[in-house]
RNA sequence: AAUUGUCAAGGGCAAACCCGUCGAAAGACGGGGACGCAAAGCCUCCGAUCUUCCGGGUGAAUACCCAAAGACAGCGGGGCUGCCAAG
Numbered sequence: 001a002a003u004u005g006u007c008a009a010g011g012g013c014a015a016a017c018c019c020g021u022c023g024a025a026a027g028a029c030g031g032g033g034a035c036g037c038a039a040a041g042c043c044u045c046c047g048a049u050c051u052u053c054c055g056g057g058u059g060a061a062u063a064c065c066c067a068a069a070g071a072c073a074g075c076g077g078g079g080c081u082g083c084c085a086a087g
Stems, first nucleotide, its partner, number of pairs: 003086003012037002017032006035074001041080003045077003049071002055066004
């Protein structure tokens, strides 16, 4: 140092759900709460997925369809960084 997370120590994060705020929504943030996580730390570059305010189309229609510039890093890949231990 590659690699690994079997052992030890100190810790860290926080799903569902509930409350509040923001948002058209998906969802985000704060508080509570722990299903899990060795990058569940950071970045939308690629794919997937979710949503449809605006926009486009159809229509008699409050309806339907298309569509990310919105969302998701706890869906996968990629990039950057990092604690402890084994080695």